[in-house]
Molecule: Bacterial large signal recognition particle RNA
RNA sequence: CUGCGCGUAGGUGGGGAGCUAGCGGCACCCUGUAUCCGAAAUCCGCUAUACGGAGCUGAACGCUUUUCUCGGCGGGAGCUAUGGGAGGUCGCGCGACGUAAGGAACGUUGAUAACAAGGUCUUAUGCAACGCAAUGCUGUGAACCGUGUCAGGACGGGAACGUAGCAGCACUAAGCAGAUUUUUGCGUGUGCCAUAAGGUAGCUUUGAAGGAGUCACCUGCGCCGUUUCCACUCCGGUAGUUUUCGACAAAAAAGGCUCGCGCAG
Repeated sequence: CUGCGCGUAGGUGGGGAGCUAGCGGCACCCUGUAUCCGAAAUCCGCUAUACGGAGCUGAACGCUUUUCUCGGCGGGAGCUAUGGGAGGUCGCGCGACGUAAGGAACGUUGAUAACAAGGUCUUAUGCAACGCAAUGCUGUGAACCGUGUCAGGACGGGAACGUAGCAGCACUAAGCAGAUUUUUGCGUGUGCCAUAAGGUAGCUUUGAAGGAGUCACCUGCGCCGUUUCCACUCCGGUAGUUUUCGACAAAAAAGGCUCGCGCAG
C1' cells in the first nucleotide's frame, strides 16, 4: 500500500400544518420506500431535546456544500367562470309634484278670467199628489134580547071589537163587503207649485261685454321619493389557468470531512 474480517461513532426517513414555554412522538397532509416491539391527543417523553428494548448496516448506502431533474406545498399578481354580503347610486323600473316642446281632445256654432239674473242649497208658511185612518154613498145585514106593519094562531069579551105578539115583509143598529166621484185628520228624500227671507264657494242655464286660448290624457323635460329584480360601486369567497417568490421530499452529478483492532499478501 492492497484485500478480508470483527467492532465503534453514525445511519435505519424527511417536510408541512396543528398542539406546546419550547422540542420531539402516536394521530392529519405531502413526498417517498427508509426494520420490528411497548405506550401515547381532555395525550406520551424530554430540556437544548424524544423514551424503553431488539435487529440490520457500518467508514461510506454516514455528515455537509453546490448544480440539475421531477413531485407536491405555501404566498403575491393577472385573466376566466361561478356564487355571497353591503350601498338607493337616482343606471333600469315604479310613484308623487311641477312644466307645457310635440301628439290627442275642446274652442270664432266663441276659450281663460270676470259681471248680472236664475236653478241646484237652507229655513218658514201654504197648495197639490201619494199613503193611512175616519166620515159620506151603495149593497148586505137581527130566529129571541131593534122599529113599523103584523097573515095564521093565542088571550079577553055575549058580540062588536080590543090586547100581547111568532113567522113573513120593509127600514135600520152593531158588523161585513164594494166603488172612488164627498168631507176631515195625520204623514213624507212626492211636486218645486206659490210667497218671503238667507246664501253666491262648487256645478249648471240665460243675458250683456270681450276676443284666443283651454286641458294635462299620452310622449318629452325638471325635481323629490321608493325598490337590492337587473345594471353599477365596494368588500370578501370558490374553481381553473398564466406568471413570480419561498422553503422542501426524492433521484442523479461534482467536491469536502470523519475511528480502532486482527489476519494475509